[in-house]
RNA sequence: UAUGAUCUUCGGGGCAGGGUGAGAUUCCCUACCGACAGUAUACUUUUCUUUUUUGAGAUAGAGGAAAGUAUGUAGCCUGUGAGCCGCUUUUGCGGUUGAUUCGGUCAAAUUCCGAAGCCGACGGUGAGUGCGGAGCUGUUCGCGCAAGUCCGGAUGAGAGAGGAUCGUC
Numbered sequence: 001u002a003u004g005a006u007c008u009u010c011g012g013g014g015c016a017g018g019g020u021g022a023g024a025u026u027c028c029c030u031a032c033c034g035a036c037a038g039u040a041u042a043c044u045u046u047u048c049u050u051u052u053u054u055g056a057g058a059u060a061g062a063g064g065a066a067a068g069u070a071u072g073u074a075g076c077c078u079g080u081g082a083g084c085c086g087c088u089u090u091u092g093c094g095g096u097u098g099a100u101u102c103g104g105u106c107a108a109a110u111u112c113c114g115a116a117g118c119c120g121a122c123g124g125u126g127a128g129u130g131c132g133g134a135g136c137u138g139u140u141c142g143c144g145c146a147a148g149u150c151c152g153g154a155u156g157a158g159a160g161a162g163g164a165u166c167g168u169c
Base pairs, nucleotide, nucleotide: 002168003167004166005165006164007163008162009161010160017029018028019027031149032148033120034119035080036079037078038077040071041070042069043068044067045066046065047064048063049062050061051060075118076117083096084095085094086093087092100116101115102114103113104112122152123151124150128145129144130143131142132141133140134139
C1' cells in the first nucleotide's frame, strides 16, 4: 500500500417578512432548502511501436502503455439511497421514482463566474379549486384534486464516510 474477517462511530436541509380572512407555516406575493459516489485535462519522466534519415545510430514527428505532479467545486450529467407498487417463509428479487439553458473564463467546467429558468415520495390536515346535483341569488350536498418547508411512519432504515483489532499478499 492492497485485500479479507470481526467490532465500532458518524450518516438530510428548509416559510423570515407581507396580503386576504373569524380562522392559513396549507391560498396569494415573496423568502428559504438541496443525502451519497463518480466525472476531466495538462505537463514531466520511463518504456514500446512506427515514419523520415542512415553503413549503423542519434535527433525530430505520430501513436500506445506505466509512473509522478497539478488543478475544477453538480438539487436539475451518470449511477446509488430513502419512499411507493408487485412477488417472496426468511433473505431477497423485479418495477417505479423530479428538474437547465444561454453567455464568459480555462488545457479541461450542463460542476466555476454572470443571467434567466425549472424540480421535489407516501399517509394526515387543509379556509383553495374542478365536476355533478338540490335550491334559487343566500346557500347547501356528493365525489375528486390540493403543503419541497406543518404533523406522522422515523429515537427507524440507508447509499456511503471514518476508526480499531486480527489475518493474508

Predicted 3D model of a 169-nucleotide RNA (FMN riboswitch aptamer (RFN element)).